[in-house]
Context: one part of a larger RNA
RNA sequence: GAUUGAACGCUGGCGGAAUGCUUUACACAUGCAAGUCGAGCGGCAGCGCGGGGCAACCUGGCGGCGAGCGGCGAACGGGUGAGUAACAUAUCGGAACGUACCCUGUCGUGGGGGAUAACUAUCCGAAAGGAUAGCUAAUACCGCAUACGACCUGAGGGUGAAAGCGGGGGAUCGCAAGACCUCGCGCGAUAGGAGCGGCCGAUAUCGGAUUAGCUAGUUGGUGAGGUAAAGGCUCACCAAGGCGACGAUCCGUAGCUGGUCUGAGAGGACGACCAGCCACACUGGAACUGAGACACGGUCCAGACUCCUACGGGAGGCAGCAGUGGGGAAUUUUGGACAAUGGGGGCAACCCUGAUCCAGCCAUUCCGCGUGAGUGAAGAAGGCCUUCGGGUUGUAAAGCUCUUUCGGCAGGAACGAAACGGUGUUCCCUAAUACGGGGCGCUAAUGACGGUACCUGAAGAAGAAGCACCGGCUAACUACGUGCCAGCAGCCGCGGUAAUACGUAGGGUGCGAGCGUUAAUC
Numbered sequence: 001g002a003u004u005g006a007a008c009g010c011u012g013g014c015g016g017a018a019u020g021c022u023u024u025a026c027a028c029a030u031g032c033a034a035g036u037c038g039a040g041c042g043g044c045a046g047c048g049c050g051g052g053g054c055a056a057c058c059u060g061g062c063g064g065c066g067a068g069c070g071g072c073g074a075a076c077g078g079g080u081g082a083g084u085a086a087c088a089u090a091u092c093g094g095a096a097c098g099u100a101c102c103c104u105g106u107c108g109u110g111g112g113g114g115a116u117a118a119c120u121a122u123c124c125g126a127a128a129g130g131a132u133a134g135c136u137a138a139u140a141c142c143g144c145a146u147a148c149g150a151c152c153u154g155a156g157g158g159u160g161a162a163a164g165c166g167g168g169g170g171a172u173c174g175c176a177a178g179a180c181c182u183c184g185c186g187c188g189a190u191a192g193g194a195g196c197g198g199c200c201g202a203u204a205u206c207g208g209a210u211u212a213g214c215u216a217g218u219u220g221g222u223g224a225g226g227u228a229a230a231g232g233c234u235c236a237c238c239a240a241g242g243c244g245a246c247g248a249u250c251c252g253u254a255g256c257u258g259g260u261c262u263g264a265g266a267g268g269a270c271g272a273c274c275a276g277c278c279a280c281a282c283u284g285g286a287a288c289u290g291a292g293a294c295a296c297g298g299u300c301c302a303g304a305c306u307c308c309u310a311c312g313g314g315a316g317g318c319a320g321c322a323g324u325g326g327g328g329a330a331u332u333u334u335g336g337a338c339a340a341u342g343g344g345g346g347c348a349a350c351c352c353u354g355a356u357c358c359a360g361c362c363a364u365u366c367c368g369c370g371u372g373a374g375u376g377a378a379g380a381a382g383g384c385c386u387u388c389g390g391g392u393u394g395u396a397a398a399g400c401u402c403u404u405u406c407g408g409c410a411g412g413a414a415c416g417a418a419a420c421g422g423u424g425u426u427c428c429c430u431a432a433u434a435c436g437g438g439g440c441g442c443u444a445a446u447g448a449c450g451g452u453a454c455c456u457g458a459a460g461a462a463g464a465a466g467c468a469c470c471g472g473c474u475a476a477c478u479a480c481g482u483g484c485c486a487g488c489a490g491c492c493g494c495g496g497u498a499a500u501a502c503g504u505a506g507g508g509u510g511c512g513a514g515c516g517u518u519a520a521u522c
Base pairs, nucleotide, nucleotide: 001522002521003520004519006518007517008516009515010514013369014368015367016366017365018364020361021327026325027324028323030322031321032320035072036071037070040069041068043065044064047063048062049061050059051058052057079280080279081278088205089204090203091202092201093200094199097197098196099195102193103192104191105190106189107188108187109186110144112142113141119134120133121132122131123130124129150159151158152157164185165184166183167182168181169180172179173178206252207251208250213243214242215241218240219239220238221237222236223235224234225233255277256276257275258274259270260269261268262267282303283302284301285300286299305316306315307314308313333359335358336357337356341355342353343352344351345350372402373401374400375399382393383392384391385390406463409457410456411455412454416449421443422442423441424440425439426438427437428436466511467510468509469508470507471492472491473490477506478505479504480503481502487494488493
């Protein structure tokens, strides 16, 4: 000199953009952060409508829908950096793998069965919750049939599947429901793809030798098991190997990278925000479900802690967003909205979304603007100094002439929002001018921010300057007070009666809504 996720002191007008627990991976009150689907199912707790009834009331008939069964999601998104020096990360390669939803093909979707929750009844328990009996459905569950692919094979053969739901409809059948046809969404098998993921290798990745030897599943082989998959991954047997001064082992420290800061560069230091990967979710361990987890807001066991209890027993996990206590020099609101972007579910309407978008707080940082402009010498008054003549503050002020940014007031007022939806037309599917889908045209609605940005108007210099320094380094000097005292100080050093170095004042210098100090890096 540059820089910071800074803090402290003094001071503080406005706007834009960004950042904001670096410390105790300390403990957490409260609310919210993952749901959705009635176009899978039986139903009807509650609400509304319809029907019946004089009324009490009854009725799933309809709109819908609590709880339940079932499906998908909950493995994403969000947080943190404890652990980890290699099981990680970065770069470059590799072969023995998996993949729900999505895309492109091929082939199917036939016929049966037995349960169970909800519900009802009874009972146990303080609660959390549970037991027994009975009833019922499915895209829940289980056989049978079939098998283009697929898998196994001794190549003869063998094994293995599915589920329906909704819209529309001319003829035919049917009392009707519907059959039937068709469209859409699904379901099963299989092939390929995309994206994602698991695994292996090479190279690189902090300090210590006052750590020199380390290693028995250890190193390799055979066989087996296991896995989606290679492999001592695991096991039995066999051999005695494997690593190490090119630093093994041990100890300490640490998430890694793109990058950030600095520097002419080489390098050095760092890894906040943003992006990629990894690891973790009170501590330790384990598996279940599932395409995917050994799972932050799932389960089980153990432990510590907190809470409830009828003392028998139960409940909990903010390193999600806010917020509280504590620690600390120090770090924000228990805000608004799903309008946009994205995600989950759903045919859709839509619902959910503390992701996200916004707003709030803080000069924490960066950037921009303002605090007025011109004129004005009687060089006013006052202050300070003085050799008492004067000098200086100083065109500074006042006065005169102007302007009105920003702020305050008043009026107008956005972009971000066109998709989805409706409708017309055309094409495709089709028996069909139904339904459905593609293209094109027209068009209604939808904004948290926000009456915000922005624009316009009126008034009026009006509301807006401080901080540090002035001995040398280093730009900037005098007076008074003090008297090795009080004090200053980055280094040299000042202060013991004329201190440009302490304190105050006048003046000056530097920066300026900041300025200094401290800490830290180059």

Notes: Small-subunit ribosomal RNA, 5' domain from Sulfuritalea sp., 522 nucleotides, folded computationally. Rfam family: Bacterial small subunit ribosomal RNA. Rfam links the family to the GO terms ribosome and structural constituent of ribosome. The sequence was found in a public genome assembly. Model confidence (mean pLDDT): 88 of 100.